[in-house]
A computed fold for a 114-nucleotide RNA from Tahibacter aquaticus, annotated as SAM riboswitch aptamer (S box leader). The sequence is in RNAcentral, with records from Rfam. Lineage of the source: Bacteria > Pseudomonadati > Lysobacterales > Rhodanobacteraceae > Tahibacter. The coordinates come from a structure-prediction model, not an experiment, and the mean pLDDT is 83.
RNA sequence: GAUCCAUCGAGACCGGCUGAGGGAAAGGCCCUUGGAAGCCGGGGCAACCGACGGGAAACCGCACGGUGCCAACUCCUACGGAGGCGCUUGCAGCGCCGUGCCGAGAGAUGGGUA
Numbered sequence: 001g002a003u004c005c006a007u008c009g010a011g012a013c014c015g016g017c018u019g020a021g022g023g024a025a026a027g028g029c030c031c032u033u034g035g036a037a038g039c040c041g042g043g044g045c046a047a048c049c050g051a052c053g054g055g056a057a058a059c060c061g062c063a064c065g066g067u068g069c070c071a072a073c074u075c076c077u078a079c080g081g082a083g084g085c086g087c088u089u090g091c092a093g094c095g096c097c098g099u100g101c102c103g104a105g106a107g108a109u110g111g112g113u114a
Base pairs, nucleotide, nucleotide: 002113003112004111005110006109007108008107013042014041015040016039017038021031022030023029026077027076028075043070044069045068048066049065050064052061053060054059074106079103080102081101083097084096085095086094087093
């Protein structure tokens, strides 16, 4: 990297070095010299996997180990539906909107498989 499953509205930042970018990608909108990204040290959140404890099980607990994470819902949108508005006498069709809702897609993280 491929594929499958689960989760994604909660939670959690300081110091040192350094110095202009960063938020996946396009658009938007944000963050940032009152210091971005990166590296190092420490701290924390969470509880996916393992360990351990409880339980008949479902599951619960713990936070020792392996990951992960610590601006904004995965920052928002893109596609479809429902919905709203308009045109049309009308079945219906067409056009527009999209704050919010549902789903898909994309992505992230964990676990499994070949």